[in-house]
RNA sequence: GUCGGCGGCCGGGUGAUCGCUCGCGCGUGUGGCGCGGGAGGAAAGUCCGGGCUCCAGAGAUCACGGCGGUGGGUAACACCCACCGGGCGUAAGCCCCGGGAAAGUGGCACAGAAAACAAACCGCCCCGAAGUCCGUCGGCCCGCGAGGGCUCGGCCGAAAGGGUAAGGGUGAAACGGUGGGGUAAGAGCCCACCAGCGGCGCGGUGACGUGCCGGCUUGCCAAACCCCGCCGGGAGCAAGGCCAAAUAUGGGAACAGGGUGAUCUCCCCGAACGAUUCCCGGGUAGGCCGCUCGAGAUGGGCGACAACGUCCAUCCCAGAUGAAUGAUCACCGGCCCAUCGCUCUUGGGCGAUGGGCAACAGGACCCGGCUUAUGGCCGCCGCCGUCC
Numbered sequence: 001g002u003c004g005g006c007g008g009c010c011g012g013g014u015g016a017u018c019g020c021u022c023g024c025g026c027g028u029g030u031g032g033c034g035c036g037g038g039a040g041g042a043a044a045g046u047c048c049g050g051g052c053u054c055c056a057g058a059g060a061u062c063a064c065g066g067c068g069g070u071g072g073g074u075a076a077c078a079c080c081c082a083c084c085g086g087g088c089g090u091a092a093g094c095c096c097c098g099g100g101a102a103a104g105u106g107g108c109a110c111a112g113a114a115a116a117c118a119a120a121c122c123g124c125c126c127c128g129a130a131g132u133c134c135g136u137c138g139g140c141c142c143g144c145g146a147g148g149g150c151u152c153g154g155c156c157g158a159a160a161g162g163g164u165a166a167g168g169g170u171g172a173a174a175c176g177g178u179g180g181g182g183u184a185a186g187a188g189c190c191c192a193c194c195a196g197c198g199g200c201g202c203g204g205u206g207a208c209g210u211g212c213c214g215g216c217u218u219g220c221c222a223a224a225c226c227c228c229g230c231c232g233g234g235a236g237c238a239a240g241g242c243c244a245a246a247u248a249u250g251g252g253a254a255c256a257g258g259g260u261g262a263u264c265u266c267c268c269c270g271a272a273c274g275a276u277u278c279c280c281g282g283g284u285a286g287g288c289c290g291c292u293c294g295a296g297a298u299g300g301g302c303g304a305c306a307a308c309g310u311c312c313a314u315c316c317c318a319g320a321u322g323a324a325u326g327a328u329c330a331c332c333g334g335c336c337c338a339u340c341g342c343u344c345u346u347g348g349g350c351g352a353u354g355g356g357c358a359a360c361a362g363g364a365c366c367c368g369g370c371u372u373a374u375g376g377c378c379g380c381c382g383c384c385g386u387c388c
Base pairs, nucleotide, nucleotide: 001384003382004381005380006379007378008377009376010375012332013331014330015329016328017327018326020038021037022036023035024034025033026032040360044371045370047369048368049367050366051365052236053235054234055233064232065231066230067229068228069083070082071081072080073079084098085096086095087094088093099227100226104225105224106221107220108219121168122167123164124163125162126161131156133154134153135152138151139150140149141148142147176194177193178192179191180190181189195217197214198213199212200211201210202209203208240289241288242287243286250280251279252278253277254276261273263271264270296315297314298313299312300311301310302309303308334357335356336355337354338353339352340351341350342349343348
């Protein structure tokens, strides 16, 4: 210096002017003045876990849902730390939805003979008819003879039958792997090593590691049902509580006298309703509380490998409700591009000038996480190359 890995930090600063919102004070009268506070690392997605509130509930279980190596951290977690096992990478390091497949049920497309109580497509091997070929020792026959024929013996040998799982082929996956012995050919049939399983010893809190022995072997899928262990009552600040208008409405009381609307078929009486007044109640609009001092922030000490715990000191740091936290200008700082100069290690560093840019995004009860989005800066580590 290239490439790669891991971690940390920042998210512009100052000033002026004009604005917004909350609290306190002043002041007066509904318009102000002064002082102080005013978003984030993710406030986001609302995916987990808690606090808090209300409802329900004797306890427990079932159902349903979630979680799943071990040990620890925590209020809790699907989070974090350390370790174990497996996988990837030369390495730094990263990834794992990491319990059980010899409890049961089920699935394994296409291809392939066969996808799991095995099976047999090609191949290999055994048996073996006809027959070819070979041999001419033995027997018989023919021929004067060379020789020929039959028998006999051997090799090869189809179908049918049987053996095999070594080899080929199919597949993501073929019933342990490699080598040797063995065999008609083969096979854990036997042996050595390796993988796996079980037992014992040793080390470790544990996951597990390691040594010896054993019988020789049980495919994959549980993000298929299922089994095992652990956790979970439900709903959420539009939770929940308080005050409470107009209009309408429910209940109660008053209703002297007169008049009278309408109902009881008509008339009279009477009853009841409405109209009138007062009181009470519920709910709506609206307002208030909940609301921000909290598993709090900053700094330091101690304990722990760490996550984290604990102690001390200091601090108070948004509470809006159509919903405030903004806009403009100046200077400084940051990044990018171009040109020039110096330096030097193909390229980088420093300086100057000019131009451009400034990301992702904004609380709404509060915390702890995860995930996603995003502009830069810095440090450490690994590999390779070069120089000394």
Bacterial RNase P class A from a Planctomycetota bacterium, 388 nucleotides, folded computationally. Rfam family: Bacterial RNase P class A. About the family: Ribonuclease P (RNase P) is a ubiquitous endoribonuclease, found in archaea, bacteria and eukarya as well as chloroplasts and mitochondria. The prediction has a mean pLDDT of 77. The source organism's lineage runs through Bacteria, Pseudomonadati and Planctomycetota. It was read from a public genome assembly, where an Rfam model found it.